[in-house]
Molecule: Bacterial RNase P class A
Organism: Actinomycetota bacterium
RNA sequence: UCUGCAGGCCGGGUGACCGCGCGGGCGCCGUCGAGAGGUGGCGCCUUCGAGGAAAGUCCGGACACCGAAGGGCAGGACGCUGGGGAAAUCCCAGGGGGCGAAAGCCGACGGAAAGUGGAACAGAAAGCAAACCGCCGCCGAGACGUUCUCCGGGGGUCUCGGCGGUAAGGGUGAAACGGUGGGGCAAGAGCCCACCAGCGCCGCGGUGACGCGGCGGCUCGUCAAACCCCGUCCGGUGCAAGGUGAAGCAGAUCCCGUUGACGCGGCCCGCCGAGGGAUCGGGUACACCGCUCGAGCCGUAGGGCAACCUCCGGCCUAGAUGGAUGGUCACCCAAGACAGAAUCCGGCUUAGAGGCCUGCUAAAGGA
Repeated sequence: UCUGCAGGCCGGGUGACCGCGCGGGCGCCGUCGAGAGGUGGCGCCUUCGAGGAAAGUCCGGACACCGAAGGGCAGGACGCUGGGGAAAUCCCAGGGGGCGAAAGCCGACGGAAAGUGGAACAGAAAGCAAACCGCCGCCGAGACGUUCUCCGGGGGUCUCGGCGGUAAGGGUGAAACGGUGGGGCAAGAGCCCACCAGCGCCGCGGUGACGCGGCGGCUCGUCAAACCCCGUCCGGUGCAAGGUGAAGCAGAUCCCGUUGACGCGGCCCGCCGAGGGAUCGGGUACACCGCUCGAGCCGUAGGGCAACCUCCGGCCUAGAUGGAUGGUCACCCAAGACAGAAUCCGGCUUAGAGGCCUGCUAAAGGA
C1' cells in the first nucleotide's frame, strides 16, 4: 500500500428571523378571600424539546386491575457447560459440530437399544436390505483356431441360455448397512490384520460440557422446527390498565339465578354469595392523577478474560391528548440515508446514505 474480519463512535454544521409544546419568572386585569394566598385571562422574558433504530410488537419484566394469580388435566415455550442478569427466543466465556487459507463466522446443540411413524422423485434395492450393469463358479448349446493324443476325446478362448455366489467397482439418490491400505478368496466380504471413525469399560486432566491415553468385542444408519419421552418454566388482561372530581339522563321488554347465576379465560374440581345478561331507547364524551427520578446517565477507582458488579463524585435529559419538536434566508462541507416519542425499562429482529477511530488476518514492497 492493499485484501478481508471484528468492535466502537457520529448521523449535516454555524448564524439570523419567525413559529409550536411543557415548565419557570415578572407585570397588568378579572374573581374568591378579613388577610396570607388561591384561581382564570393577556403581555414580556427564559430553560428544555425524538432515535440508533423512537419502527416490527417478536420475547422478558416493572406497574395496574381481575375471585383463592388455589389444585389437576389439556396446551404452549425453551433445551451443550460455566458465569452474568429482575427476567428473557438476552449477554459473556468455554466445549463440541459445520464453513473459511487465516483473522473469524454460523446453530432449537437433550433423547432414535421406550413406543408409533416417515423417507417424494430417481433407483435393481430405502428398513427383519437389495443383484440392473459388472466380477466369479457350475451345467447345457454353438462358434473359432493353436496345442496334447493311445484318434475315442481332453484342454483353451469367445457368444448365448439356465442355476447360484458376490455389496469391492459402475450407475441412482439428500442418504446404499463404517473409511483407507494390505492379506485372503473362484470372485468377494470385518472374513483376517494395521490405522482412523463409532460403541463400551478403566485411568489421568478439567468446576463442568469435554479432552487425552490404554484395553475390549469387531459394529448398520437418517429424520424428534414428525408424534412422542425426559427436564425446566408459564393464571389472564394491558395505561383506552386503573383511580378521583364535575355535568347530564328515562326507562321499556325478554332471559338466567340461593336447586348457587355472573365471576378465571379450553375443561374439571375447589372457592365466593346476589345479582347478572341481551335488544331497543335516553344522557355525556370535560378536568385532574397515573406521567416520567429510572433495574437512569456521565466520570473516576477497584474486582473480573469478558458479560457484569462494587465504592465515590457529578447531572436532570420531551411528556402531548385534534396530539409540539417546524419553516425561511445566508455561508461551509464529505451534499445529508432509514425514519419520528404516546406508561416505562431490558433485549431481539428489521430498515439504513455517508464519515471517523481501534485491533486483527492474508498478500506485495522497503529498512